Predicted 3D model of RNase P RNA and transfer RNA as a complex of 446 nucleotides. Rfam match: Bacterial RNase P class A. From the family's description: Ribonuclease P (RNase P) is a ubiquitous endoribonuclease, found in archaea, bacteria and eukarya as well as chloroplasts and mitochondria. Rfam classes the family as a ribozyme. The prediction has a mean pLDDT of 79.
RNA sequence: CGAGUCGGCCGGGCGACCGCGUCGAGAGCCUUCGGGUUCUCGCCGAGGAAAGUCCGGGCUCCACAGAGCACGGUGGUGGGUAACACCCACCCGGGGUGACCCGCGGGACAGUGCCACAGAAAACAGACCGCCGCCGGCUCCGGCCGGCGGUAAGGGUGAAACGGCGGUGUAAGAGACCACCAGCGCCCAGGGUGACCUGGGCGGCUAGGCAAACCCCACCGGGAGCAAGGCCAGACAGGAAGCGCUCGAGGGCUGCUCGCCCGAGCUUCCGGGUAGGCCGCAGGAGGCUGUCGGCAACGGCAGUCGUAGAUGGAUGGUCGCCCGGUCGUCCUUGGACGACCGACAGAACCCGGCUUACAGGCUGGCUCGUCCG
RNA sequence: GGGCCGUUAGCUCAGCUGGUAGAGCAGGGGACUCUUAAUCCCAAGGUCGAAGGUUCGAGUCCUUCACGGCCCA
Numbered sequence: 001c002g003a004g005u006c007g008g009c010c011g012g013g014c015g016a017c018c019g020c021g022u023c024g025a026g027a028g029c030c031u032u033c034g035g036g037u038u039c040u041c042g043c044c045g046a047g048g049a050a051a052g053u054c055c056g057g058g059c060u061c062c063a064c065a066g067a068g069c070a071c072g073g074u075g076g077u078g079g080g081u082a083a084c085a086c087c088c089a090c091c092c093g094g095g096g097u098g099a100c101c102c103g104c105g106g107g108a109c110a111g112u113g114c115c116a117c118a119g120a121a122a123a124c125a126g127a128c129c130g131c132c133g134c135c136g137g138c139u140c141c142g143g144c145c146g147g148c149g150g151u152a153a154g155g156g157u158g159a160a161a162c163g164g165c166g167g168u169g170u171a172a173g174a175g176a177c178c179a180c181c182a183g184c185g186c187c188c189a190g191g192g193u194g195a196c197c198u199g200g201g202c203g204g205c206u207a208g209g210c211a212a213a214c215c216c217c218a219c220c221g222g223g224a225g226c227a228a229g230g231c232c233a234g235a236c237a238g239g240a241a242g243c244g245c246u247c248g249a250g251g252g253c254u255g256c257u258c259g260c261c262c263g264a265g266c267u268u269c270c271g272g273g274u275a276g277g278c279c280g281c282a283g284g285a286g287g288c289u290g291u292c293g294g295c296a297a298c299g300g301c302a303g304u305c306g307u308a309g310a311u312g313g314a315u316g317g318u319c320g321c322c323c324g325g326u327c328g329u330c331c332u333u334g335g336a337c338g339a340c341c342g343a344c345a346g347a348a349c350c351c352g353g354c355u356u357a358c359a360g361g362c363u364g365g366c367u368c369g370u371c372c373g
Numbered sequence: 374g375g376g377c378c379g380u381u382a383g384c385u386c387a388g389c390u391g392g393u394a395g396a397g398c399a400g401g402g403g404a405c406u407c408u409u410a411a412u413c414c415c416a417a418g419g420u421c422g423a424a425g426g427u428u429c430g431a432g433u434c435c436u437u438c439a440c441g442g443c444c445c446a
Stems, first nucleotide, its partner, number of pairs: 001369010012322007020045002023042008047344001051355002054353005059225004066258004071221005076090005091105001092103004106216002111214002113210003128155002130151009163181002166178003182206001184203008229279004238270006250262003286305008323342009374445007383398004392429001401415004422438005
């Protein structure tokens, strides 16, 4: 210098004017004295994803949340965490020259099921061609045809054909036997917390794939969600049918059984009324800095910072200067002037993650190649 | 805000435990008829909403998006 790989951070700045929302102060008006409304001034006013709602929690109610089955989820090991399907480190398999990347990564000797088409045969299989033997027939003596058998070495099909290669052996063949290699199971020794790795021995000779098919194993999960839930105010009109009142309907917000609790009303149909206010509601598993422990995720301690809270839903617009990028014109490398562009998007109970969208910019580690010293 | 479904031919829908996607209507051609309708016959028409993954193989199984719809107080 070129190519690549893995992260981290920012995501326009300043000023003026106009506008919007919460809160505070003051003034005017109204008032059922609780407050409401208008104006002025002041403070503050979106994000890295506020998003999708895909996971996990806090919080609230249902019984201080119980048992079994069903159902759902997770799936190498160790750790982190409030918890997780997240994060960190390592192991194994695959890819890359390498940095590094990818993996829903338990079990297919518990059982069931599936493997289309092609192919002879698709799972403890299978003789289509071929090879070989025997018998019979024909013969132009090279063989050919038919029947009964043997054979998985060769051909061909397929995503996949029941180890690979060489030899012995045989009528032809075959782990039938042998050497080497791959793979499987068991045992022993060493290392590691562990997944696992390294080495040695023995065995039978070979075991297909799919569990993001049912299923088995281990672990986890009670249900619903702030429109949860609580308080206050206000409006109205009841009627009919069925079931039930302790031999108990019904309810306890996914199904069944049990258990426990509440329990005098419940269900359906017709008709009527209200679409108000307050709390929940922002200080929380919080951010930053330093230090200590740890490979790291993260944790301990100390200091410091810290006002968004709408309820048809506020945070916007214009102008000027600067910043970044693109294009055009002009002149002497480099600049001047002009035009255009500056994304994705937007809180609604709150956090931790994941995923998705995103103009552009800054920055760090590492790898490979080439050249120079 | 929260919870839950759906997307297959021009339209309305099937597609069970994965194996070259079907039906009805509509549209096109032909037959019948003097002509049209009805009826009968024939063929055509599909990136199964998009992308990625599992598998030999995905409309179907898994994940992430896009669009449409329903419910709550």